[in-house]
Notes:
Predicted 3D model of a 105-nucleotide RNA (SAM riboswitch aptamer (S box leader)) from Psychrobacillus soli. It was read from a public genome assembly, where an Rfam model found it. Model confidence (mean pLDDT): 86 of 100. Taxonomically the source falls in Psychrobacillus (Bacteria, Bacillati, Bacillota, Bacillaceae).
RNA sequence: CUCUUAUUAAGAGAGGUGGAGGGAAGUGCCCGACGAAGCCCGGCAACCGUCAUGUAAAUGAAAUGGUGCCAAAUCACGCAAAGCGAAUGCUUUGGGAAAUGAGAG
Numbered sequence: 001c002u003c004u005u006a007u008u009a010a011g012a013g014a015g016g017u018g019g020a021g022g023g024a025a026g027u028g029c030c031c032g033a034c035g036a037a038g039c040c041c042g043g044c045a046a047c048c049g050u051c052a053u054g055u056a057a058a059u060g061a062a063a064u065g066g067u068g069c070c071a072a073a074u075c076a077c078g079c080a081a082a083g084c085g086a087a088u089g090c091u092u093u094g095g096g097a098a099a100u101g102a103g104a105g
Base pairs, nucleotide, nucleotide: 001105002104003103004102005101006100007099008098013041015040016039017038021031022030023029026077027076028075042070043069044068047066048065050061051060052059053058074097079094080093081092082091083090084089
């Protein structure tokens, strides 16, 4: 990097450092000197792993291991279908894209 698969409306600091950017990209809309990113500490969750029950599927427990995560639904939309509306459009479902885990190449 590609493929498969599961999940994505919950949860997480008035700390230190740092100094202007950040929210994937596009459009929009936001966050940011009342201090962005990054780093440290702290925290959340529980995918893998661990433990218990079980033939299995699965269920439960802890969090000392491997990741992950800590503004807004994956911040919203973008393509298709259906419904509604006089109309810009709105709603629902599906898809695409993305993120993360696990497995494979």